A computed fold for an 855-nucleotide part of an RNA from Tetracentron sinense, annotated as large-subunit ribosomal RNA, domain II. NCBI's taxonomy places the organism under Eukaryota, Viridiplantae, Streptophytina, Tracheophyta, Tetracentron.
[in-house]
Context: one part of a larger RNA
RNA sequence: UUUGGCAACUGUGCGCCCUAGGUGUCGGCCUACGGGUUCCCCAUUCGACUCGUCUUGAAACACAGACCAAUGAAUCUGACAUGUGUGCGAGUCAACGGGCGAGUAAACUCGUAAAGCGCAAGGAAGCUGAUUGGUGGGAUCCCCUUGUGGGUUGCACCGCCGAUCGACCUAGAUCUUCAGAGAAGGGUUCGAGUGAGAGCAUGCCUGUCGAGACCCGAAAGAUGGUGAACUAUGCCUGAGUAGGGCGAAGCCAGAGGAUACUCUGGUGGAGGCCCGAAGCGAUACUGACAUGCAAACCAUUCAUCUGACUUGGGUAUAGGGGCGAAAGACUAAUCGAACCGUCUUGUAGCUGGUUCCCUCCGAAGUUUCCCUCAAGACAGCUGAAGCCCACGUGCGAGUUCUAUCGGGUAAAGUCAAUGAUUAGAGGCAUCGGGAGCGCAAUGCCCUCGACCUAUUCUCAAACUUUAAAUAGCUAGGACGACAUGGCUGCUUUGUUGAGCCGUGCCAUGGAAUCGAGAGCUCCAAGUGGGCCAUUUUUGGUAAGCAGAACUAGCGAUGCGAGAUGAACCGGAAGCUGGGUUACGGUGCCCAACUGCUCGCUAACCUAGAACCCACAAAGGGUGUUGGUCAAUUAAAACAGCAAGAUGGUGGUCAUUGAAGUCGAAAUCCACUAAGGAGUGUGUAACAACUCACCUGCCAAAUCAACUAGUCCUGAAAAUGGAUGACACUAAAGCACACAACCUAUACCCGGUCAUCGGCGCAAUUGUCAGGCCCCGAUGAGUAGGAGGGCGCGGCGGUCGCUGCAAAACCUGGGGCGCGAGCCCAGGAGGAGUGGCCAUCAGUGCAGAUCUUGGU
Numbered sequence: 001u002u003u004g005g006c007a008a009c010u011g012u013g014c015g016c017c018c019u020a021g022g023u024g025u026c027g028g029c030c031u032a033c034g035g036g037u038u039c040c041c042c043a044u045u046c047g048a049c050u051c052g053u054c055u056u057g058a059a060a061c062a063c064a065g066a067c068c069a070a071u072g073a074a075u076c077u078g079a080c081a082u083g084u085g086u087g088c089g090a091g092u093c094a095a096c097g098g099g100c101g102a103g104u105a106a107a108c109u110c111g112u113a114a115a116g117c118g119c120a121a122g123g124a125a126g127c128u129g130a131u132u133g134g135u136g137g138g139a140u141c142c143c144c145u146u147g148u149g150g151g152u153u154g155c156a157c158c159g160c161c162g163a164u165c166g167a168c169c170u171a172g173a174u175c176u177u178c179a180g181a182g183a184a185g186g187g188u189u190c191g192a193g194u195g196a197g198a199g200c201a202u203g204c205c206u207g208u209c210g211a212g213a214c215c216c217g218a219a220a221g222a223u224g225g226u227g228a229a230c231u232a233u234g235c236c237u238g239a240g241u242a243g244g245g246c247g248a249a250g251c252c253a254g255a256g257g258a259u260a261c262u263c264u265g266g267u268g269g270a271g272g273c274c275c276g277a278a279g280c281g282a283u284a285c286u287g288a289c290a291u292g293c294a295a296a297c298c299a300u301u302c303a304u305c306u307g308a309c310u311u312g313g314g315u316a317u318a319g320g321g322g323c324g325a326a327a328g329a330c331u332a333a334u335c336g337a338a339c340c341g342u343c344u345u346g347u348a349g350c351u352g353g354u355u356c357c358c359u360c361c362g363a364a365g366u367u368u369c370c371c372u373c374a375a376g377a378c379a380g381c382u383g384a385a386g387c388c389c390a391c392g393u394g395c396g397a398g399u400u401c402u403a404u405c406g407g408g409u410a411a412a413g414u415c416a417a418u419g420a421u422u423a424g425a426g427g428c429a430u431c432g433g434g435a436g437c438g439c440a441a442u443g444c445c446c447u448c449g450a451c452c453u454a455u456u457c458u459c460a461a462a463c464u465u466u467a468a469a470u471a472g473c474u475a476g477g478a479c480g481a482c483a484u485g486g487c488u489g490c491u492u493u494g495u496u497g498a499g500c501c502g503u504g505c506c507a508u509g510g511a512a513u514c515g516a517g518a519g520c521u522c523c524a525a526g527u528g529g530g531c532c533a534u535u536u537u538u539g540g541u542a543a544g545c546a547g548a549a550c551u552a553g554c555g556a557u558g559c560g561a562g563a564u565g566a567a568c569c570g571g572a573a574g575c576u577g578g579g580u581u582a583c584g585g586u587g588c589c590c591a592a593c594u595g596c597u598c599g600c601u602a603a604c605c606u607a608g609a610a611c612c613c614a615c616a617a618a619g620g621g622u623g624u625u626g627g628u629c630a631a632u633u634a635a636a637a638c639a640g641c642a643a644g645a646u647g648g649u650g651g652u653c654a655u656u657g658a659a660g661u662c663g664a665a666a667u668c669c670a671c672u673a674a675g676g677a678g679u680g681u682g683u684a685a686c687a688a689c690u691c692a693c694c695u696g697c698c699a700a701a702u703c704a705a706c707u708a709g710u711c712c713u714g715a716a717a718a719u720g721g722a723u724g725a726c727a728c729u730a731a732a733g734c735a736c737a738c739a740a741c742c743u744a745u746a747c748c749c750g751g752u753c754a755u756c757g758g759c760g761c762a763a764u765u766g767u768c769a770g771g772c773c774c775c776g777a778u779g780a781g782u783a784g785g786a787g788g789g790c791g792c793g794g795c796g797g798u799c800g801c802u803g804c805a806a807a808a809c810c811u812g813g814g815g816c817g818c819g820a821g822c823c824c825a826g827g828a829g830g831a832g833u834g835g836c837c838a839u840c841a842g843u844g845c846a847g848a849u850c851u852u853g854g855u
Base pairs, nucleotide, nucleotide: 050065052063053062066855067854068853069852070851077210078209079208080207081206083204084203085202086201087200088199091117092116097110098109099108121128122127133161134160135159136158137157142151143150144149163194164193165191166190167189168187169186170185174181175180214353215352217350221343222342223341224340225339226338232317233316234315235314236313237312238311239310240309241307243275244274245273246271250267251266252265253264254263255262256261279304281302284300287298319335321331322330356789357788358787359786360785361784366379368377369376380527381526382524383523385521386520387519389517395515396514397513399512400511401476402475403474405472411466412464413463418460419459420458423455425453426452427451430450431449432448433447434446436444437443480506482504483503484502485501486500487499488498490497530554531553533551535549536548538546539545559570560569574752575751576750577749578748579747580746584742585741586740587726589724595738599734600733608728619713620712621711623710624709625708626707627706628705631702632701640697641696642695644693646670647669648668652664653663676691680689681688753779754778755777756776757775758774760772761771790844793840794839796837797836798835799834800833801832809827810826811825813824814823815822816821
């Protein structure tokens, strides 16, 4: 120095493994002065009386209801009725029979002739026995045309006229055996008839009747049995019943006595006799107890206790029957007719109850009848199903206008009729009563009435000449008006009239306003106790009384106001957001002016304060405030103080007396500033005082009657007490105004849901014609009707879920639906179960002194 090998270190690249960091995406968790239609929970404020029920009316001092679970009531069937669906259709239809079939089953299927209903009606019956009619309105169709036009066709249906069948009435030609047969014709009569068939069978909804008939419920009735162990009574056979007292008859002894006999003392032991234990009973406390010891007991007290006594066993009497010393007592805790079964789920015009949701409509308590008045039927009110026309000038109207009618209420009238009724005035004749002159008079004269005449006062549901207002009927045109020609058995003196049939012509379509269109048919529910208010009105002293009429309400109805409240005032309601009001309010409770203007009111038994309405009157007041009317007043009123208030004359009469003043009738004159033949006090009569009247001082207003605002009085009741409470006083009271504000589910404007009405959209794309889009209106509701839904249990079909966990069950969890309800999540559980389409029901509970169980 080259080559090879080995080893170590460093750098770079690639692969694998491990780990850390950054970024992006996704998920979980946490967090936020964030947003959030709706929903849930909690809190606060406001509102808010237990539901069910009968009821005109219930929170009711009306009844039922402690709580929970399970049970629990409009059914089935036959015959009918309307509607509707299906099949066939002048027919229709499973009698029955046959076939098939494992079957005397079901289902399926076949056949002809029957039965039913229908195709023919009328008549009591004998019996006789119907066919395209015309016309008015009519949907539609067609033609000419384009106009708000003219013509054709005319369904269903609704009218009118005619024909026809049967019955009935009439008429009877003709034929005839004289018994009848019977043509043409007429009819203001009757028919559930005809008039180019519509029915039969069957399903469903609703309704009616029969049946247990929606469920529960009697008091009764009938029939057949079981009971006298309780208890009632009889009979048979047994048992039981201290002690004491009173002391009947009979007997003995003694005494008396002429005798009859009597008396005394014993003995004796009768009795529905006495006290009283057991027994049997049950008077009082109206005691204890009263979910008891007890579905009749306990304590004390009480009655009776040798007898119509108490009691065991046996036996007899049985339900319209027994038995009863009689209380309708007793007859097995049952008795003014026992108990058990059956008829029997007896019947009830009576009570109670009658079970899920939403939407639409929505009553009646009146008429007539009823052995009818707590009920029914009939009509009315209501719902549903529809049908048929109309989009324009028809149709309609709880309205108005015009025209035309009827009426006898209100009012009025009573010097109009009828009836009632007050007062005078005038009056011949007549009638009645009473007087006078007369003998008397149908003589005279006076008077009171009746009567007559003209007036006057007051009246009428059953009086009225007159006569409203409201209310009521009809009409306001083409189905008409006009002209003209016919027909008729009707009508007329009459081709006159009336009706009908034609033709021509007339369109300003013959008042207003409004309309959510009008008309027709059939079936059916509930109701048939009503009540209140304004006005009218009957009975009643009146009534929160009874009975009527019109209208509006409550009933069936919430909301705002009236403190409270069925009905009064406002106003009717889907769910929501905003705005504005009604009634009523704005001191505070309590949302909103202790606003503004002008007056009134002071109220100590107890000022006042808002329809219905929760009361107060007559009367009184010199409380206060207005008004009307009559007066006085600077020629000094009123009030106050002061002076005068005289004479003729003691007027006349009357009186015991009367001088201004017991009383009656007059009521002058003088002087005055003024003074009554006297306003009161007074006296036996006078006197005296006073007033009217006049004057002075003073100084400016004074006074009577009536009226009405407010206040006071009149104004007394029982738990303490109510303008709603507090409270309020130049109001927060009363009265008249003026602004502002508050607020209802009312009104207006949005959003949204449902129902109803209306227009439009078959093109395919990705979908529901049971659909989509747009516009408009409406929204209360008991009884009741209708529609659409939710839920439970079977069965058939179809599609699913399930030991990798079904159902029932639990949950301060989530979501959907207006709602009945449904879906999901979690827990627990351990074997079944769901959706859809049909179908069938023992199909939905808060109530029934419901049933059973539990607390």
Its Rfam family is "Eukaryotic large subunit ribosomal RNA". A reference for the family is Yusupov et al. (2001), "Crystal structure of the ribosome at 5.5 A resolution", Science. Its mean pLDDT, the model's own confidence on a scale to 100, is 80. The RNAcentral record of the full RNA draws on Rfam.